[in-house]
RNA sequence: CGCCGAAUCGAAAUACCGAACCGGGGAACCAACUCGCAACUCGGGGUGAAUCCGCGAAAUUGCGGUAGGGCGAACUUCCCGCCCGAACCCGUCAGCUAACCCGGUAGGCGGCUAGGGAAGAA
Numbered sequence: 001c002g003c004c005g006a007a008u009c010g011a012a013a014u015a016c017c018g019a020a021c022c023g024g025g026g027a028a029c030c031a032a033c034u035c036g037c038a039a040c041u042c043g044g045g046g047u048g049a050a051u052c053c054g055c056g057a058a059a060u061u062g063c064g065g066u067a068g069g070g071c072g073a074a075c076u077u078c079c080c081g082c083c084c085g086a087a088c089c090c091g092u093c094a095g096c097u098a099a100c101c102c103g104g105u106a107g108g109c110g111g112c113u114a115g116g117g118a119a120g121a122a
Stems, first nucleotide, its partner, number of pairs: 001110004008019003020105006030095001043093001044090004052065004068084005075120005
């Protein structure tokens, strides 16, 4: 100096406060469901790009693909190449959702003037 990400700012500020940004909960309408009663579940849901499939294994785990995401040093789209395709939380509960309520602002990586190709825009 730059990149991923909401993860930044307020002289200092890992706490508190404010701003900004991000996420969750939460009516009516709508959607979905519905004969009634009872019951359940390796239940269901959320953050995130990070899901799903095949083989192997069958206690642990591994391999190959893949939805999806990122990078190639100004911006947009397409092509090409490369990389990732994790982890965690709620606790039987959550469709959407005005008012309202709650929470988060971590972590990681690279560079020392850098240029993959085409079109567009400026």
Overview: The RNA shown here (c-di-AMP riboswitch aptamer (ydaO/yuaA leader)) has 122 nucleotides and comes from uncultured Dactylosporangium sp. The sequence is in RNAcentral, with records from MGnify. Lineage of the source: Bacteria > Bacillati > Actinomycetota > Micromonosporales > Dactylosporangium. Model confidence (mean pLDDT): 77 of 100.